[in-house]
RNA sequence: AAUGAAGAGUUUGAUCCUGGCUCAGGAUAAACGUUGGCGACGUAUUUUAUGCAUGCAAGUCGAACGGUUCUUCGGAACCGUGGCGAACGGGUGAGUAACACGUAGGUACCUGCCCAGAAGUGGGGGACAACCCUCCUAACGGAGGACUAAUACCCCAUGUGAUCCGCUUUGCGGAUGAAAGCCUUCGGGCGCUUUUGGAUGGGCCUGCGGCGGAUUAGCUUGUCGGUGGGGUAACGGCCUACCGAGGUGACGAUCCGUAGCUGGUCUGAGAGGACGAACAGCCACACAGGGACUGAGACACGGCCCUGACUCCUUAGGGGGGCAGCAGCAAAGAAAAUUGCGCAAUGGGCGAAAGCCUGACGCAGUAACGUCGCGUGGGGGAUGAAUGCCUUCGGGUUGUAAACCCCUUUUGUGAGUGAAGAAGAUCUGACGGUAACUCACGAAUAAGUCACGGCUAACUACGUGCCAGCAGCCGCGGUAAUACGUAGGUGGCGAACGUUGUCCGGAUUCACUGGGCGUAAAGCGCGCGCAGGCGGAUCGGAAAGUCGAUAGGUGAAAUCUCCAGGCUCAACUUGGAGAGGCCCUGCGAUACUCCCGGUCUAGAGGCACCUAGAGGAGAGUGGAAUUAACGGUGGAGGGGUGGAAUCCGUAGAUAUCGUUAGGAACACCAGUGGCGAAAGCGGCUCUCUGGGGGUGUACUGACGCUGAGGCGCGAAAGCGUGGGGAGCGAACGGGAUUAGAUACCCCGGUAGUCCACGCCGUAAACGAUGAGCACUAGGUGUUUGGGGUAUCGAUCCCCUGAGUACCGAAGCUAACGCGAUAAGUGCUCCGCCUGGGAACUACGGCCGCAAGGCUAAAACUCAAAGGAAUUGACGGGGGCCCGCACAAGCAGCGGAGCGUGCGGUUUAAUUCGAAGAUACGCGAAGAACCUUACCAGGGCUUGACAUGUCGUUGACCGACUAUGAAAAUAGUUUUUCCUUCGGGACAGCGUCACAGGUGCUGCAUGGUUGUCGUCAGCUCGUGCCGUGAGGUGUUGGGUUAAGUCCCGCAACGAGCGCAACCCUUGCCGUGUGUUGUAUUUUUCACACGGGACUGCCCGGAGAAACCGGGAGGAAGGCGAGGACGACGUCAAAUCAGCAUGGCCCUUACGUCCUGGGCGACUCGCACGCUACAAUGGGUGGUACAGACCGUCGCGAUACCGCGAGGUGGAGCUAAUCGGACAAAACCAUCCUCAGUACGGAUUGCAGGCUGCAACUCGCCUGCAUGAAGCCGGAGUUGCUAGUAAUCGUAGGUCAGCCAUACUACGGUGAAUACGUUCCCGGGCCUUGUACACACCGCCCGUCACGUCAUGGAAGUCGGCAACACCUGAAAUCGCUAAGCCAACCUUCGGGAGGCAGGCGCUCAAGGUGGGGCUGGUAACUGGGACGAAGUCGUAACAAGGUAGCCGUACCGGAAGGUGCGGCUGGAUCACCUCCUUU
Repeated sequence: AAUGAAGAGUUUGAUCCUGGCUCAGGAUAAACGUUGGCGACGUAUUUUAUGCAUGCAAGUCGAACGGUUCUUCGGAACCGUGGCGAACGGGUGAGUAACACGUAGGUACCUGCCCAGAAGUGGGGGACAACCCUCCUAACGGAGGACUAAUACCCCAUGUGAUCCGCUUUGCGGAUGAAAGCCUUCGGGCGCUUUUGGAUGGGCCUGCGGCGGAUUAGCUUGUCGGUGGGGUAACGGCCUACCGAGGUGACGAUCCGUAGCUGGUCUGAGAGGACGAACAGCCACACAGGGACUGAGACACGGCCCUGACUCCUUAGGGGGGCAGCAGCAAAGAAAAUUGCGCAAUGGGCGAAAGCCUGACGCAGUAACGUCGCGUGGGGGAUGAAUGCCUUCGGGUUGUAAACCCCUUUUGUGAGUGAAGAAGAUCUGACGGUAACUCACGAAUAAGUCACGGCUAACUACGUGCCAGCAGCCGCGGUAAUACGUAGGUGGCGAACGUUGUCCGGAUUCACUGGGCGUAAAGCGCGCGCAGGCGGAUCGGAAAGUCGAUAGGUGAAAUCUCCAGGCUCAACUUGGAGAGGCCCUGCGAUACUCCCGGUCUAGAGGCACCUAGAGGAGAGUGGAAUUAACGGUGGAGGGGUGGAAUCCGUAGAUAUCGUUAGGAACACCAGUGGCGAAAGCGGCUCUCUGGGGGUGUACUGACGCUGAGGCGCGAAAGCGUGGGGAGCGAACGGGAUUAGAUACCCCGGUAGUCCACGCCGUAAACGAUGAGCACUAGGUGUUUGGGGUAUCGAUCCCCUGAGUACCGAAGCUAACGCGAUAAGUGCUCCGCCUGGGAACUACGGCCGCAAGGCUAAAACUCAAAGGAAUUGACGGGGGCCCGCACAAGCAGCGGAGCGUGCGGUUUAAUUCGAAGAUACGCGAAGAACCUUACCAGGGCUUGACAUGUCGUUGACCGACUAUGAAAAUAGUUUUUCCUUCGGGACAGCGUCACAGGUGCUGCAUGGUUGUCGUCAGCUCGUGCCGUGAGGUGUUGGGUUAAGUCCCGCAACGAGCGCAACCCUUGCCGUGUGUUGUAUUUUUCACACGGGACUGCCCGGAGAAACCGGGAGGAAGGCGAGGACGACGUCAAAUCAGCAUGGCCCUUACGUCCUGGGCGACUCGCACGCUACAAUGGGUGGUACAGACCGUCGCGAUACCGCGAGGUGGAGCUAAUCGGACAAAACCAUCCUCAGUACGGAUUGCAGGCUGCAACUCGCCUGCAUGAAGCCGGAGUUGCUAGUAAUCGUAGGUCAGCCAUACUACGGUGAAUACGUUCCCGGGCCUUGUACACACCGCCCGUCACGUCAUGGAAGUCGGCAACACCUGAAAUCGCUAAGCCAACCUUCGGGAGGCAGGCGCUCAAGGUGGGGCUGGUAACUGGGACGAAGUCGUAACAAGGUAGCCGUACCGGAAGGUGCGGCUGGAUCACCUCCUUU
């Protein structure tokens, strides 16, 4: 100095990691949607190498030749012969995986025209076209005859070069073999022949390079090589005869699929990846296939022959054709232009030239298809106009935007001038009167599109209501959608903007740069070992790799980068420089690697001695136990389970003793002990045998490591054959359990388990950790060697190997963890992985007797699937602790009758809400009307109620009459105030705004409340730990009612809760003293104080907190009770208490009224009352409270009534009067165990009270009636002391009351708590988890239904490439040629030579055949995936309720069960061992 690399969303409650999916960028021969002013430069059938009408795309030369016609007599045009060209240019990419291409080389070769050199160009001959005549044919064309020229053809001569042969080889000899003329200004020019060299262009050969598939592993007979021959321009099996048997391939042959290759293009930081349009180089092709001819060059796009398909003409005999040239047409397709102008330029062919030809090319036309440039105006302009949209109604925004004023004229329109491109003096311009310049006119002619939830810049309103729709991913939409649709606004880009397709990027997501494999996907079950890869020390050589500011060549041009130049700029274009290879040839270096040679001993191996061991194989042998048999004793049970039963037993079991038989396995020792490669190995003895370790060493001398294929070993189950069979035991049978129980449990029991031989080849074959070598702190144990020191020795200590186990530093790891036995640091080699599912699958192949194993996809589908750790929640996990939670007690409920509430049912309506706990004597502390929200009927419509406006009237109220069930309607009567005289207040009527709604949404809300729970918890700041979620603190040891306190501690503090402060109450004191008490002491009342704090003593205790006991005290460890309810949970409850957003109704979902309903009644539930009686009931008598209430009230004495009650009214605004007699209790007496003198329901009659009104539907009284019920099944509730139980009293609401409810008050007044195993709830710690909507969780499989893709399949229909045989066109080649033939020879007979014809080899196409590979389709069939609410069960996740899982076998609707072996990726408890700390 230059260059240069960005991420985000999505798995979770949250986190880190792994991992896929998706997005932002760039590009495009593009297409589609909406829109569209101009110019420049580019680009334009990617699809059907599909088919083509029409025109054009290759001709030219008269200075090679003959002729015809015309003529201005100069010449021109045309037909044919002849020459050159037509092999270039132009198109396309079908084929081709190949020396086709690229690059670097090579040479057995050729090369027209061009350049340079050498030599020559003499003599002669015979024909054939055109033209003419005759003839055939529809046509295309053709036959015969006759004439003729040449730079056409032939012969002879010469022959420098050339080629060949021979020899006596610086050379000599022999042979073969050329030619054409034309023009001329007469100077010459252009040609022709032979030859040499060059240039250019080609042919052939070679090294290296660039696709996929091994579910393609073997391929090959001209194949590989040799010899002879042929052939070619030339090498060569290129062809042929013979000989040999080779050649090629895991460094991927063969086969299959795909594909023109390259310069380059796009992308990328780069390395790479993808592509191969336009431009350029090469190749291939020209309707499909084959073939040759001509030629310098072709096996020939606009030539020939043949075959085939297609198409056209036809007189039916026969002919013609090939746009993948330029235009154009049809078809196909999402998709692409004019049947244009010109040879003016550039280039090409011919020609001496003029010139002719040229759809090459130059231009124009069409298309926003791309890139680049320009414009649609610029400046000023606030009253921030109007409109639109939003609004909290104030305003905001659109917005300087517009209007308006001033200015400009690119573009546009009109007019004028007018190029360069022309080389080359004259002439010549398709483009084109174009570009450019000048003038005039006039803001005039010119803006859209996409988006606006996050990623991702940009927000509101309305509509819609899981609908319609959106969507790249995540995801939006179920009544307040910034996500749908529309509008306003905003953002982006702009003549474009979006969408779709494709490629690269992001993606380090195939990782060379630059990844991984303990648990995420991933180490082969283990070993031996060929190939391959890698390899110790040292010396020398060589120089393959490697290296060099090394030299040369090449790497075409264009492209790319840099620097300049030209179009007004830019795109574009021109010049110069640079860059670009794993390339080739030299030169040099020699450290490293390879190679060659020499040496060494540290790796490896050998030798000697020692050594531990369940290492392996075979043979033998032992005791205990089980079972069976026989015999004895004995006599009723045994066995089995949670409990049972099946089962065995009086035909004698079980038990016990003895004897015998047989099979299998080896207690104790036994151990995170040993051995082995792994699988695995366990009584004892013998035989055979493998490996390891230590020490020593004078041997070998790198012999090593790893190891694709390959080979071997390989638990259990299983298979085959033959044995054996005691126990156990899949299947199976039976018994239980259960809703069922194809299970778990029990009784039996077959294969099997055992042996021999042979298969199988898999396991959670695991350390889920491949093998080898080296290096990198320590500590502890254990097995087994060696050494040292001390010791008489046992033994201890130290050092050093080989194993094995635990802890741990550094380091590593996503974390967990690993940590010299690495998951650390390096090296070598092998294996394996690349999202989940489909799928340890299908198909194919290999193996197997079978079961099955090995190898191993795709369609389709999802946006996740996963690992580790965190916080919770949960567990039929654990530990600790608490609570009337259980237990111990007392009284109940559940049974009866009744009351009340709820469900259900009914109804015109039975208004609504509350729903486990936390709804159900709840809202409701009072439903006959009212309440009232419901129903029926009758009314009203600015309304029953509020505010405002305008108009009008002057009242309203009250009284009366009529109708009516009432509301109300109609009518009669009565009747204002203030005033500035304008009007106003008030009221009625009418209008408009509005009122009103117990209508909906408690899942839009406020407020309030319930519950966990008066449970002890919930958090924060700073610090520390962790990548992080998070942890620590708050855990631990004690203690408490308590996160209460103490101690300890990477924590130190703090907050909300606990406690305390507040109220009531218990003791004392002081003060006060009416209406209270009482006669001076107190009770009582009020107020203010005191008192209790583990303060004192003892103990627990060896620290504190604290605990136990005691003293004192009215009270003792919180004295008792209340108020008080942390962070939060339940979308808990309430829109009907109130408030309130939104929605809905508006002569009704509002409002008024009468009546009804909320009170119904077969039934179920909840909460209560009263009872069932003698601890009682009745009657009489006697005694003792507290709190509360009262003037629309409480209501005394007295009187009346059996009573409810009535009459009456003293006193009391209440410590004064009243409600007000408390009741249980006590005393006395009756009843005497009965459906009763218990119990009181029900019903009848008669009354009372309240109230407009007691029928539906009130309470009370008296008389009469006298139901169920004799203590309550399963189950369940409350209560731990002044409590339960029991007894009465009062209050609120209230006219009255359905109150047995609720709230309060006092009287009498217990029992029990051993204790925490269990039930319920809760707290803390810990553990597992696949749960996080959090166990009311999650989730598996069959079955049924729908959709989709796919496998198999009797068959059936195609495609491809081979093979065998048959047939075999054209054509080259060979043979033949009795037929035919001008040139030369001739002895004239013929010959030489050539040709037709014939035959043969090869061969395209075709036919037949059996196979191979591949695709379509198919009755039926298999599984799979997906799909808001289907069926059956409950397999898994917690110990998932039988721990789970792996392999295997059998069984079963299904998940699955069971057997055998294995694993921990099992919880819990106990024990053992080891480690750490003290």
The RNA shown here (small-subunit ribosomal RNA) has 1478 nucleotides and comes from a Rhodospirillaceae bacterium. The sequence is in RNAcentral, with records from ENA and SILVA. Taxonomically the source falls in Rhodospirillaceae (Bacteria, Pseudomonadati, Pseudomonadota, Alphaproteobacteria). Rfam family: Bacterial small subunit ribosomal RNA. The coordinates come from a structure-prediction model, not an experiment, and the mean pLDDT is 86.